[in-house]
RNA sequence: AGAGUUUGAUCCUGGCGCAGAGUGAACGCUGGCGGCGUGGAUUAGGCAUGCAAGUCGAGCGAUCUUAAAUGCUUGUAUGUUUCAACGCAAGGCGAGACAUACAUUGUUUUUGAUAAGCGGCAAACGGGUGAGUAACACGUGAGUAAUCUGCCCUAAAGCCAGAAAUAGCUUCGUGAAAACGGAGGUAAUAUCUGAUGACAUCAUGAGGGCUCAUGCCAUUAUGAUUAAAGGCGGGGACCGCAAGGCCUGCCACUUUAGGAUGAGCUCGCGUCCUAUCAGCUAGUUGGUAGGGUAAUGGCCUACCAAGGCUUAUGACGGGUAGCUGGUCUGAGAGGAUGGUCAGCCACAUUGGGACUGAGACACUGCCCAGACUCCUACGGGAGGCUGCAGUCGAGAAUCUUUAGCAAUGGGCGAAAGCCUGACUAUGCGACGCCGCGUGAGGGAUGAAGAUUUUCGGAUCGUAAACCUCUUUUAACAGGGAAGAACUCUUGCAGGUUAACAACCUGCAAGCUGACGGUACCUGUUGAAUAAGCCACGGCCAACUCCGUGCCAGCAGCCGCGGUAAUACGGAGGUGGCGAGCGUUACUCGGAAUCACUGGGUGUAAAGGGCAAGUAGGUGGUCUGUUAAGUGAGGGGUGAAAUCUCCCGGCUCAAUCGGGAAACUGCCUUUCAAACUGGCAGACUUGAGGACGGAAGAGGGAAAUGGAAUUCCCGGUGUAAGGGUGAAAUCUGUAGAUAUCGGGAAGAACACCAGCAGCGAAGGCGAUUUCCUGGUCCGUCCCUGACGCUAAAUUGCGAAAGCUAGGGGAGCAAACAGAAUUAGAUACUCUGGUAGUCCUAGCCGUAAACGAUGAGCACUAGGUGUUGGGCCGCGAGGCUCAGUGCCGCAGCUAACGCAUUAAGUGCUCCACCUGGGGACUACGGUCGCAAGGCUAAAACUCAAAGGAAUUGACGGGGGCCCGCACAAGCGGUGGAACAUGUGGUUUAAUUCGAUGCUACGCGAAAAACCUCACCAGGGCUUGACAUGUAGGAAGUAGUGAACUGAAAGGGGAACAAACUGUCAAGUCAGUAGCCUACACAGGUGCUGCAUGGCUGUCGUCAGCUCGUGUCGUGAGAUGUUGGGUUAAGUCCCGCAACGAGCGCAACCAUUUUCCCUUGUUGCUAUCUUUUGUGUCGAAAGACACAGAGGAGCACUCUAGGGAGACUGCCUGGGAUAACCAGGAGGAAGGUGGAGAUGACGUCAAGUCAGUACGGCCCUUAUGCCCUGGGCUACACACGUGUUACAAUGGGUGGUACAAAGAGCUGCCAACCCGUAAGGGGGAGCUAAUCUCUAAAAACCACCCCCAGUUCAGAUUGGAGUCUGCAAUCCGACUCCAUGAAGCCGGAAUCGCUAGUAAUGGGAGAUCAGCACGCUCCCGUGAAUACGUUCCCGGGCCUUGUACACACCGCCCGUCAAGCGAUGGGAGCCGAGGGUACCCGAAGUC
Repeated sequence: AGAGUUUGAUCCUGGCGCAGAGUGAACGCUGGCGGCGUGGAUUAGGCAUGCAAGUCGAGCGAUCUUAAAUGCUUGUAUGUUUCAACGCAAGGCGAGACAUACAUUGUUUUUGAUAAGCGGCAAACGGGUGAGUAACACGUGAGUAAUCUGCCCUAAAGCCAGAAAUAGCUUCGUGAAAACGGAGGUAAUAUCUGAUGACAUCAUGAGGGCUCAUGCCAUUAUGAUUAAAGGCGGGGACCGCAAGGCCUGCCACUUUAGGAUGAGCUCGCGUCCUAUCAGCUAGUUGGUAGGGUAAUGGCCUACCAAGGCUUAUGACGGGUAGCUGGUCUGAGAGGAUGGUCAGCCACAUUGGGACUGAGACACUGCCCAGACUCCUACGGGAGGCUGCAGUCGAGAAUCUUUAGCAAUGGGCGAAAGCCUGACUAUGCGACGCCGCGUGAGGGAUGAAGAUUUUCGGAUCGUAAACCUCUUUUAACAGGGAAGAACUCUUGCAGGUUAACAACCUGCAAGCUGACGGUACCUGUUGAAUAAGCCACGGCCAACUCCGUGCCAGCAGCCGCGGUAAUACGGAGGUGGCGAGCGUUACUCGGAAUCACUGGGUGUAAAGGGCAAGUAGGUGGUCUGUUAAGUGAGGGGUGAAAUCUCCCGGCUCAAUCGGGAAACUGCCUUUCAAACUGGCAGACUUGAGGACGGAAGAGGGAAAUGGAAUUCCCGGUGUAAGGGUGAAAUCUGUAGAUAUCGGGAAGAACACCAGCAGCGAAGGCGAUUUCCUGGUCCGUCCCUGACGCUAAAUUGCGAAAGCUAGGGGAGCAAACAGAAUUAGAUACUCUGGUAGUCCUAGCCGUAAACGAUGAGCACUAGGUGUUGGGCCGCGAGGCUCAGUGCCGCAGCUAACGCAUUAAGUGCUCCACCUGGGGACUACGGUCGCAAGGCUAAAACUCAAAGGAAUUGACGGGGGCCCGCACAAGCGGUGGAACAUGUGGUUUAAUUCGAUGCUACGCGAAAAACCUCACCAGGGCUUGACAUGUAGGAAGUAGUGAACUGAAAGGGGAACAAACUGUCAAGUCAGUAGCCUACACAGGUGCUGCAUGGCUGUCGUCAGCUCGUGUCGUGAGAUGUUGGGUUAAGUCCCGCAACGAGCGCAACCAUUUUCCCUUGUUGCUAUCUUUUGUGUCGAAAGACACAGAGGAGCACUCUAGGGAGACUGCCUGGGAUAACCAGGAGGAAGGUGGAGAUGACGUCAAGUCAGUACGGCCCUUAUGCCCUGGGCUACACACGUGUUACAAUGGGUGGUACAAAGAGCUGCCAACCCGUAAGGGGGAGCUAAUCUCUAAAAACCACCCCCAGUUCAGAUUGGAGUCUGCAAUCCGACUCCAUGAAGCCGGAAUCGCUAGUAAUGGGAGAUCAGCACGCUCCCGUGAAUACGUUCCCGGGCCUUGUACACACCGCCCGUCAAGCGAUGGGAGCCGAGGGUACCCGAAGUC
């Protein structure tokens, strides 16, 4: 960076599809490792389970607990002591008191902790999602003099005195539960009251400063109003019985001011599609008052006014959508997108509502209503994963019900700490990006194998094996991090304090890791653990074989596949990428295919039918000013991340960190003043006006005119008229047509008339008058930019059509009739109504076209013409405005345009974006209607188109030719027969040829053979060729009986050859035989795989090339043109000049002459001789026929020459080519007739002549044999033969050829037979002999117009010949028989001179068989005016939508199936609007 696809080819327009990059992807095949990212895009569907917001005991009661103190009760033990009964006493059951100890219980203090509760703070953050939202929601930039802000920071001041409750708790009760109620009592940093009080707030007053403004700020005076709570430590002196006061530290609290942060509100600008949404709006717009809010405000209410928004810069409505930083793409401008990360917004089952609070109308708060799920004792209750995991569903599709608070961050707390699915880690998924590996070096018997092959080989391929190395990764073993800093504890030091302690700061030591024994490092083993996917016809890198046979299939587009598929499937090979590769979906690109950068509109899609003019856009010259646009500088902002550059850290990279740049924007400020804009002033050239002239079918109205047509009346007049290709319908004897006179009506205005005029377009045509618009020229007098364009709007607008009323001669849709025709709802004819005309009103369209919007300016000319002006005596010239033609530069795809642009520029408007669907549907709007304007989609195609080129074609044109027609002659088509074909039949009727160009064709010979077909019988290395191996031995060969239809089988008997060895025999081998294997064989298929050959156009005059030139190109030119020719034959001209294949000529034949030759040919002359005849007495002569010899003159034979060339003359013609006539000549204008067939066409014919690729058969599709068939026969066609008769038939007689053939042959004389033929055997390998008689003709006779003395089919009988054999199935002869047929419908064939016609002869094939074929000679015509027509062909030109080329292309209906769209009795669902009803919670 392009490339494929419209055509036979070309250029252009134009769509469709491709190559690139990307993705939160999915699917198919495959899958080794690691790092970093990333992962519910669909049902904002439903959710089991666990966790995701708590914390503070240094706010409070309460509870538990450690330790201590203490009180009470009780008990036990001990001790002391006192005492009753008893006792003399000792003592004393027992009792009391006290003490101690223990236990129990209470109080106080203390240590630690706490379920639930009161209270504080947090819960408004963090996390999720994108449903809603087109909005101040977001982005950006301002404003708030209209605001609030917990925790935090700074500063100032303060923290006084009291009180009443309530939860928890206890108790009673209700309830299934959730939960609730009554009574009792209790605490606080909960709540309340009082005090104090301002620099706070409010009211009033005063003066000051400031602001764009409503207003704001500060000062001052007076008055009024409003606060608070404590908690945890430490303490020497002093006071106090004690508690404590008091002092002190920290935290908390109250008021005020400020800060920071966060938030609210307002505004400028930006932010999708739709006008088939054009008008919207009653709290709507504004005001006043009030309410409400932190705060402005209709935010809300009452009253007043009637406004407001948008008019296209798109209101209102509908559809879709979270917005942004960014991301993807792109050279950029743009386009698309908004997942992860970051900012903002919105939402939390759906809807509504408020409460608390600094902050919410609150995701895991409350209330109500709805849907859904769950529990229930049926009375009632509970719930909300769009938090992290996970589950179901739907879906093409998206993860672990993991670990940890170690780090970062957050909440609470004085702190320790607690909480944290935020987060950090981990798992799963090739989902993406990045990195690594699957080994490295050597190794040619180029192994085996596979594929292929021209059979030689080639490729896979140094690839493998094998040898030598290495060990990343994986496995195992060992070592082993960083991420940790704090906080806290202990110790020390400093600060603070009056002082210690506490507290604060610093230092030291100690404590803390989920990941994880992970990253990383080292070692051991061993190439060991690791490659696929897609493609290979073109685009697009990469090719062969097999299979398949328009099947199966492929395909992004073009398109592949119907028997040789590089396109299907497989294989081998190759190409590409690589742990991935393809496919699908989507985005941008390519696409300049919506074009700002960067497109167009004459004919490809596209200029509005025309004008007036509104908004808008745009605008002449000069001066001054301004500074909106514009330019320059400064300031603010443009979050971070991302992108770019530099540096750095993970071994690299991806990823990550730091710095810079950038963020092209917005706001603000200063300066500049050229340009655009604004303001002011001026100017005249743009524009307009004035004055003087001019032309005109410009428009409207009225009046008038003549010609023609038709009708009416009258006259003359008689049989037709009219109409057509030809007719008929029609008119006419009731008098038409024709003609003359008179009258009536309506419409249109001949000539003039002109690519002349006028008009914006449609359009305008007799004359005159009136009214009226525009234009041009001249003067250069006036105004002073007043201009241009033009959505919307308005007006005009051919014809047809519509409404109402007139009018109606002619013409004439519809309609009727007559014709034509297969039909003729047409063309032609006869009639004929709307309409055409007028008035009034609609309609609003046309190929309304120059298929060309309007305006201004510039850019060679030439030649006509209209109107005006100027110069000139005139001829003529100059100039302005129109209207035509030609033409340069330039433009254009070309055609073409070209001062009247489609050139070069500027301004404005309109319109286009592939074809069809569709100038359509729906909706809107206009219309009386017809209909107009505006204007889609589904679906479908890969084209549709423009211009030009070459052909082909035309019931287009011009010129020309041909037995093409015409003019003639003879046929075919009718008959019988022959022959071929179709059809039918058959066991088979073998195959091929099928318009001309198949059909007496292949076949120049089907009884067998041929033979390919059919039936039957046989053979299997074969009827035939070559090779290899083996074998046998009276081998090869000949081959008798026997069997059989034959082939075949069978084998008695006879019986070899060559080479070597060798005395011979023998042995070995060859040939031959047998067996086996390779192979033979095939008239089996494909002529659409082929060669070769042939037919046809066509013996038509054409078909091409090189160089040059022209054209963007296909192509053109040459080859066209003027003449001429049989001819692209020749001449002339010419951007062409030459050349080739064809034409012609060269070749053979025929016609004339000459030379040579002279046997087997010839015989004029001479001679010899034989026979016959005539004459003659005879000799002899003559004639005829034959033979021999001289001879070769003639004929002839076969060699060589001559001759004919428009050479000569006359005329025509360009003086040329050439043509006409003439002379001479045997022949005259290519003398006649042959051979000779350009480039090509018909996939023409032939695989059955042969050859040949591929396929097929192989005890048969090969080979042999017998018999049959190709010869069939209701029929149809082609080609012929013989006839239908008198130009004939019959009988008899008499003449004249050419060209061929002959030894398995031709066969003479002679004899036999009616004949076919037989016998016979002379001659001849041929100018010698034979076939061989030529026939028609001519002479004579008969027949006398008839189914015959025509014609000969058919049949009977008898024969001949060939052959192994004539039954199917030969030819011929004789006798008899004697059919159709009396000249042929429509139609059709051949022939132009030695031709047609007619007569015979020969040959090939061949044993035999010819009406066919091919040659030969005899007799021998008629006609051609001419090119209109039929057929075929050549050249030029024209049209074309054809190119398989008119046997083309193509249109519409119908049938069947499929698809899409619309309608459809209705039915179902969703959304919205309007009216009305019921109405929860909640706020005031």

This is a predicted structure of a 1484-nucleotide RNA (small-subunit ribosomal RNA) from an uncultured bacterium. Its mean pLDDT, the model's own confidence on a scale to 100, is 83.